Description:
This is a predicted structure of a 339-nucleotide RNA (Bacterial RNase P class B) from a Bacilli bacterium. The model forms 98% of the base pairs in the Rfam consensus. The gene name in the source record is rnpB. Rfam family: Bacterial RNase P class B. The family's RNA type in Rfam is ribozyme. Its family is annotated with dimeric ribonuclease P complex, ribonuclease P activity and tRNA processing in the Gene Ontology. From the family's description: Ribonuclease P (RNase P) is a ubiquitous endoribonuclease, found in archaea, bacteria and eukarya as well as chloroplasts and mitochondria. Its best characterised activity is the generation of mature 5'-ends of tRNAs by cleaving the 5'-leader elements of precursor-tRNAs. Cellular RNase Ps are ribonucleoproteins.

RNA sequence: AAUCAUAGGCAAACGCUGCAAACUUGAUUUGUAGAGGAAAGUCCAUGCUCACACAAGCUGUAAUGCUUGUAGUGUUCACGCUUAGGGAAAAAAUAACCUAAGGUAGAUUUUAUCUAACGGCUCCGAAAUAACCUCAAAUGGUUAAAUUAGGUAUAAAAGUGCCAAAGAGACGAGUACUUCUGGAAACGGAAGUAGUGGAACGUGGUAAACCCCGUGAGUGAGAAACCCAAAAUAUGGUAGGGGAAUUAACUAAAGUAAGAAUUAAAAAUGAAAUAGUUAAACUAGUAAUAGUAGAUAAAUGUUUGCCACCUUUUUAAGGUACAGAACAUGGCUUAUUUG
Numbered sequence: 001a002a003u004c005a006u007a008g009g010c011a012a013a014c015g016c017u018g019c020a021a022a023c024u025u026g027a028u029u030u031g032u033a034g035a036g037g038a039a040a041g042u043c044c045a046u047g048c049u050c051a052c053a054c055a056a057g058c059u060g061u062a063a064u065g066c067u068u069g070u071a072g073u074g075u076u077c078a079c080g081c082u083u084a085g086g087g088a089a090a091a092a093a094u095a096a097c098c099u100a101a102g103g104u105a106g107a108u109u110u111u112a113u114c115u116a117a118c119g120g121c122u123c124c125g126a127a128a129u130a131a132c133c134u135c136a137a138a139u140g141g142u143u144a145a146a147u148u149a150g151g152u153a154u155a156a157a158a159g160u161g162c163c164a165a166a167g168a169g170a171c172g173a174g175u176a177c178u179u180c181u182g183g184a185a186a187c188g189g190a191a192g193u194a195g196u197g198g199a200a201c202g203u204g205g206u207a208a209a210c211c212c213c214g215u216g217a218g219u220g221a222g223a224a225a226c227c228c229a230a231a232a233u234a235u236g237g238u239a240g241g242g243g244a245a246u247u248a249a250c251u252a253a254a255g256u257a258a259g260a261a262u263u264a265a266a267a268a269u270g271a272a273a274u275a276g277u278u279a280a281a282c283u284a285g286u287a288a289u290a291g292u293a294g295a296u297a298a299a300u301g302u303u304u305g306c307c308a309c310c311u312u313u314u315u316a317a318g319g320u321a322c323a324g325a326a327c328a329u330g331g332c333u334u335a336u337u338u339g
Stems, first nucleotide, its partner, number of pairs: 004339002008307007016034007023026001036322001040333002043331005048222005053070006076217005081102006103118001104116005119212002122153001123151002129144005159210002161206003172201001175194008226242003246280007258269001281292004308320005
């Protein structure tokens, strides 16, 4: 460093909370149960609930209602070096993430290690025409036209911008001087030095500039969501209740309440409270049987004794980590006692 296990145990007293039973209905009595391997981070995902969007269908005079799904390919959102392997929730696939090899750029303790918002800023390139320079003479040259038109040059994608001030000049080109070189000359090509500047032409920088390319994807929220709802007729949604509890299915309640906006009737559709039955998982127990945390996000504890482990000044003393459930689950990451 990695992996596995563990995360103190037993008893008593007192106390808190849930559930069950009882009767003297009371902050009563008895019984029973009560926070993790990470409950943390919220990096990634699955399920469930609600909302929005869209598609198909159902009923109805009429859809803003209901049921099932995820359509729409862009005026939306996300991602981006290449290749391979691994990677969970039943399987498959895959996310975050992990491993290996390689490429590009950068850094450092420099030949080895580390880091990366590492897809795209390329190349070529006229002419008509006008003015001017050199020459005995323009078919020579320079400037503008032109950061152009254009390209069947490459790429999946290279279009439009920006780099203040200073400086001749910030990617279009370009001041002064020197050397080499082409030329009759005018002028051209290459290299170096100087000055300004963060950077001076180096296949510059910038897309964390607008944008372009490729791949993928319904979007958002999260139990404090969401639902019901008193005093009080309607509306509203306060108090209060549910959500809320080991898991799953079935029955009744019930085709009930509700169900298009003045009211009434009615269709599609369609609960919950509550009471039961069956099965499964786990804990305790020989078995019968009993049990399985639940919100005022405020309970799940305190003390004593013995034991276990560790240390020391060893017949005693001291100590025992990281840390706390909130819809459910899986992977990853971080903290940490002992073996």